The prediction has a mean pLDDT of 81.
Predicted 3D model of a 73-nucleotide RNA (transfer RNA) from a Lachnospiraceae bacterium.
[in-house]
RNA sequence: GCUGCUAUAGCACAGUCGGUAGUGCGCAUCCUUGGUAAGGAUGAGGUCACCGGUUCAAUCCCGGUUAGCAGCU
Numbered sequence: 001g002c003u004g005c006u007a008u009a010g011c012a013c014a015g016u017c018g019g020u021a022g023u024g025c026g027c028a029u030c031c032u033u034g035g036u037a038a039g040g041a042u043g044a045g046g047u048c049a050c051c052g053g054u055u056c057a058a059u060c061c062c063g064g065u066u067a068g069c070a071g072c073u
Stems, first nucleotide, its partner, number of pairs: 001072007010025004019056001027043005049065005
């Protein structure tokens, strides 16, 4: 220098071949217990890496940028 893959909640990850995003763990409150753990209920938390484009509508499609990983030279 070139190519490919990845980027979604605090962490690990789903997701729909376009129609307002979820699971597990964690966190908060409550119930249960003499108390803890376990269990149960409810809830908070996300500009879907960033900048543009297409579209009535983009996490998803297109271009570019950044970061990480891998490969080639």
The sequence was found in a public genome assembly.